This is a predicted structure of a 92-nucleotide RNA (Glycine riboswitch aptamer) from an uncultured Rhodospirillales bacterium. It was read from a public genome assembly, where an Rfam model found it. Its Rfam family is "Glycine riboswitch aptamer". Its family is annotated with glycine biosynthetic process in the Gene Ontology. The prediction has a mean pLDDT of 76.

């Protein structure tokens, strides 16, 4: 330099799930409470499944749990998936 693979930036794609009810307020909406639901930031699991020195340890899912967050329109935020190379690093 090139060709791969990992993180990152940036880009595009991205789901659920109450136009609930009550009060208040500066009233195209915003707060407060209740009471139902979602799971795809995170987080937790006594959890599949996976390694080991193997009846015990370690890791650990898009599974479960909803603390966190979410649930009209727009916005934001998104697990992932794809693309660019302008960054980094790894191997042959």
């Nucleotide at each position: 330099c090139c060709a791969u693979c990992c993180c990152g930036u940036g880009c595009g794609g991205g789901a659920g799930a109450g136009c609930g009810c009550u009060g208040g307020c500066g009233u195209u909406g915003c707060c407060a409470g209740c009471c139902g639901c979602c799971g795809a930031a995170g987080g937790c699991g006594c959890a599949a499944c996976c390694g080991g020195c193997c009846c015990c340890c370690g890791g650990a899912a898009a599974c479960g749990c909803u603390c966190a967050g979410g649930c009209a329109u727009c916005a934001g935020g998104g697990a992932c998936c794809g693309c660019c190379c302008c960054g980094g690093g790894a191997u042959a």